[in-house]
RNA sequence: GUGAUCCUCACUGGAGAGAGGCUGGCCCCGAGCCAGCCCACCGAAGGGGCAAGCCCGCGCCGCGCAGCACUGCUGUGACGAUGGGUCAAUCUCUCAGGUAAAGCGGACAGCGAGGGCAAC
Repeated sequence: GUGAUCCUCACUGGAGAGAGGCUGGCCCCGAGCCAGCCCACCGAAGGGGCAAGCCCGCGCCGCGCAGCACUGCUGUGACGAUGGGUCAAUCUCUCAGGUAAAGCGGACAGCGAGGGCAAC
């Protein structure tokens, strides 16, 4: 100096599902807003769960080896099964969140700026 993945920010795109019921409050008195409860529903903030793989372990089961008082027992070794840990997603759960339009939010994607680890 370049700088993948990554982080932050700006811009653009960005889905789903009851204008549900009851009660209370506020108010500009409305198809209004907010809160609580009940029922139904959605998955794309966040959060939880899972595979393979990897790591640990090997008492019991299987395998190898050795010994012995040998239908077996004991010791030991490596791994397999079992067990424990770790563990992704747009999968899954629906705790949280959300469920007319608009707005807000929004995983993710594109683009730009800044930061920055490895590597060169």